[in-house]
Context: one part of a larger RNA
RNA sequence: CUGGGUGUAAAGGGCGUGUAGGCGGGACUGCAAGUCAGAUGUGAAAACCAUGGGCUCAACCCAUGGCCUGCAUUUGAAACUGUAGUUCUUGAGUGUUGGAGAGGCAGGCGGAAUUCCGUGUGUAGCGGUGAAAUGCGUAGAUAUACGGAGGAACACCAGUGGCGAAGGCGGCCUGCUGGACAAUAACUGACGCUGAGGCGCGAAAGCGUGGGGAGCAAACAGGAUUAGAUACCCUGGUAGUCCACGCCGUAAACGAUGAAUACCAGGUGUCGGGCGCCACAGGCGCCCGGUGCCGCAGCAAACGCAGUAAGUAUUCCACCUGGGGAGUACGUUCGCAAGAAUGAAACUC
Numbered sequence: 001c002u003g004g005g006u007g008u009a010a011a012g013g014g015c016g017u018g019u020a021g022g023c024g025g026g027a028c029u030g031c032a033a034g035u036c037a038g039a040u041g042u043g044a045a046a047a048c049c050a051u052g053g054g055c056u057c058a059a060c061c062c063a064u065g066g067c068c069u070g071c072a073u074u075u076g077a078a079a080c081u082g083u084a085g086u087u088c089u090u091g092a093g094u095g096u097u098g099g100a101g102a103g104g105c106a107g108g109c110g111g112a113a114u115u116c117c118g119u120g121u122g123u124a125g126c127g128g129u130g131a132a133a134u135g136c137g138u139a140g141a142u143a144u145a146c147g148g149a150g151g152a153a154c155a156c157c158a159g160u161g162g163c164g165a166a167g168g169c170g171g172c173c174u175g176c177u178g179g180a181c182a183a184u185a186a187c188u189g190a191c192g193c194u195g196a197g198g199c200g201c202g203a204a205a206g207c208g209u210g211g212g213g214a215g216c217a218a219a220c221a222g223g224a225u226u227a228g229a230u231a232c233c234c235u236g237g238u239a240g241u242c243c244a245c246g247c248c249g250u251a252a253a254c255g256a257u258g259a260a261u262a263c264c265a266g267g268u269g270u271c272g273g274g275c276g277c278c279a280c281a282g283g284c285g286c287c288c289g290g291u292g293c294c295g296c297a298g299c300a301a302a303c304g305c306a307g308u309a310a311g312u313a314u315u316c317c318a319c320c321u322g323g324g325g326a327g328u329a330c331g332u333u334c335g336c337a338a339g340a341a342u343g344a345a346a347c348u349c
Base pairs, nucleotide, nucleotide: 003321004320005319006318007303008302012317014201015200016199017198021194022193023192025088026087027086028085029084030083031082033081034080035077036076037075038074039073040072041071042070048066049065050064051063052062053061054060091191092188093187094186095184096183097182098181103177104176105175106174107173108172109171110154115149116148117147118146119145120144121143125136126135162169163168206247207246208245209244210243211242215241216240220236221235222234223233258316259315260314261313262312263311266294267293268292269291270290271289272288273287274286275285276284277283278282298305299304322349323348324347331342332341333340334339
């Protein structure tokens, strides 16, 4: 390389969009590049294979035939692929009607709680722990009442509930805006699927500039614990956490399961929508789309998966190929940096 694989053994790209490329629905007609058949030419000799022969045999040698699976020219075939044209509606998209949703962005508003400040009441403790101490408090704390300031997060509702491609999204209202779904069947007529590169998005932490800073809290300080305690526990506490703009581009970015399509027993919840029936606060049946559980066939090393497949198939992409060395070194690209991406070998078992 091939082959075989990728939930957990090595292996699915973090996610989307899309370029090249690969692959692609039904009917009809033409062409003949691929494809198939015939003919002709060529395909050196030797070698190889078969048959026969010559050295007493064999190796070796000779003859004949085959082979040389190919290429070119030419004559045909037209099922399939391709190509050109016509056409269709089931794939895909548009339109119309309708409801669901923490989807996104911006602005505004609200209440509870923590902290701080002011004032009143009030007096000796408070706090904290396994127990304590550091700490706070007679300069009046803790507690309690009223008022004020400020920041961050939104209890209940809340649900293997919903939305989003993923990351993720949760108080209320308004504006702008994306997607999905159901019904309808008016329109387009294969416009599709995948997608190397590219481009965009991408939790937390981190970085730059400027704001903000209530609570929490790396670092740090102190108190404990302990043989020690650079920890776990306690009292404090700075970056940070928040906002704007710009970087970073990584995660157990997980369903550890790439995307798309078709097919293959059932049962039972739940969310959104629709249709039909009935004795209509309701009930029953059916259909489509999500989201869970159980389970047959099948698959699987087992665990388990099982119409949301890890089953049966097809298309395209990504990735794996013993452990360590190592996600390291070197080089390159990107980055302000931290570092990220790409990514070996010697050696060793």